This is a predicted structure of a 74-nucleotide RNA (transfer RNA) from an Oscillospiraceae bacterium. Rfam family: tRNA. Rfam classes the family as a transfer RNA. The sequence is in RNAcentral, with records from ENA and Rfam.
RNA sequence: GCGCCUUUAACUCAGCUGGAUAGAGUAACUGCCUUCUAAGCAGUAAGCCAUUGGUUCGAGUCCAAUAAGGCGCG
Numbered sequence: 001g002c003g004c005c006u007u008u009a010a011c012u013c014a015g016c017u018g019g020a021u022a023g024a025g026u027a028a029c030u031g032c033c034u035u036c037u038a039a040g041c042a043g044u045a046a047g048c049c050a051u052u053g054g055u056u057c058g059a060g061u062c063c064a065a066u067a068a069g070g071c072g073c074g
Stems, first nucleotide, its partner, number of pairs: 001073007010026004019057001028044005050066005
């Protein structure tokens, strides 16, 4: 230099052929339970989906550029 893959909550990941308020587990917080802690049960908060632009009635999803990380080739 070229090609491919990944980027969604603090962390690990789903998200179907583009469609209605974007979910799960762990972690955090609150309550219940317990003599206390842990475990268990119930609940709460936390995301403008890496950034920018485009396509579309509608984009996490499609397209382009950029950024970060990874793999391969030279």
Source information
Model confidence (mean pLDDT): 80 of 100.